[in-house]
SAH (S-adenosyl-L-homocysteine) riboswitch aptamer from Nitrosovibrio sp. Nv6, 78 nucleotides, folded computationally. The model forms 100% of the base pairs in the Rfam consensus. The coordinates come from a structure-prediction model, not an experiment, and the mean pLDDT is 75. The source organism's lineage runs through Bacteria, Pseudomonadati, Nitrosomonadales, Nitrosomonadaceae and Nitrosovibrio.
RNA sequence: CAGGCCGAGGAGCGCUGCAACGGGCAGAGGCCCGCGAGGCUCGGCAGGGGAGGAUCGCAACAACGGCGCUCGUUCAUC
Repeated sequence: CAGGCCGAGGAGCGCUGCAACGGGCAGAGGCCCGCGAGGCUCGGCAGGGGAGGAUCGCAACAACGGCGCUCGUUCAUC
């Protein structure tokens, strides 16, 4: 650094629907149907690749998440 797995970011209900995914069609681009709003971020783990260092230790845990509604938690006001 890019993936994989795990955990966390309070909990649900409804709606629309992009991507991804599944199915079908098509010579290609693509189209139709279905599903679909933790796909994002942070932390941990074991490997892989790359760069740097050689000296060890340090810490912090958030910010967000289409729209509407309900509950929970905290604060403030009455």